Order: sequence, then structure tokens, then C1' cells
RNA sequence: UCUAGUCAAGAGCAAAGCCUAACGAAAGUAGGCGACGCAAAGUCAGGAGUCUAAAAUCACGAUAUUGAUCAUGACCGCCCGACUGCCUUU
Repeated sequence: UCUAGUCAAGAGCAAAGCCUAACGAAAGUAGGCGACGCAAAGUCAGGAGUCUAAAAUCACGAUAUUGAUCAUGACCGCCCGACUGCCUUU
């Protein structure tokens, strides 16, 4: 430097669910409990995709709403890509 993750060792992360006078318009996030799973379930919203629609615009309407469009908001534990990395192993 490369191949692989059957076994071993020591670590690591933490789905669903529940809780919280936490943040947020929402999607979602954060913290605690939890333990379905993960050899990159480490980092990055770059590609594709998904969710939301505050503001803005338009329409209705008549001053209060309602509807539509839209990411500048999110999600990588859906997939691809980039970068980095522990142990064992070829």
C1' cells in the first nucleotide's frame, strides 16, 4: 500500500418506543432512558431522492383567512460519491 470481516480482543455508535415548561412555523433537532441493528450507523447535503413550507409570489377574498407554487429549512440508520479511521487478516 492492497484484499477481506469467519474467529478473537479492546473500544465505539444507537432504531423503535417513552420522558423533557429544551430549540424550531413545520419537517426535524438536542438531552435522558432504551437496545433493533451497525466494520465506517465516522465526517461532508456534492448527485439522486424524500419531508416540511416560515418568508416571498400568485389567486380567492375583503382585512381575517383559505388555497397553490417555492428551500433559503431538514433527512446520509434509503442509494451513489468524496475524505478520514480502530482491530484482525491477505